Predicted 3D model of a 103-nucleotide RNA (Glycine riboswitch aptamer) from Shinella curvata.
NCBI's taxonomy places the organism under Bacteria, Pseudomonadati, Pseudomonadota, Hyphomicrobiales, Shinella.
The sequence was found by an Rfam model in a public genome assembly.
The prediction has a mean pLDDT of 75.
RNA sequence: CCAACCUCGCUGGGAGAAGCCGGCCGCCUCUGGAUGAGGCAGCGCCGGUGCCGAAGGAGCAACCGCCCCGGAAACUCUCAGGCAAAAGGACCAGCAAGGUGCC
Repeated sequence: CCAACCUCGCUGGGAGAAGCCGGCCGCCUCUGGAUGAGGCAGCGCCGGUGCCGAAGGAGCAACCGCCCCGGAAACUCUCAGGCAAAAGGACCAGCAAGGUGCC
């Protein structure tokens, strides 16, 4: 000087699947009153069914490497998470910083 890689930060992009059902809690109206009737609301709590895969996690192993150890998918599972929007989001691109550092 600088390819490439790693970490971190910022910006942009970034899929799928119920705005499901029941109960509790709250508010309003009807009523003289109500435990009755009707209506409304929620990132609330509990339970249930169906579904999704791209946080994380687990499994298989083509492949890499190889004495062994090891690494390893966007495949599989769905524990976790999620199923309007928002948020989150693997991953991709750009920029900046730090580190390693080929020729």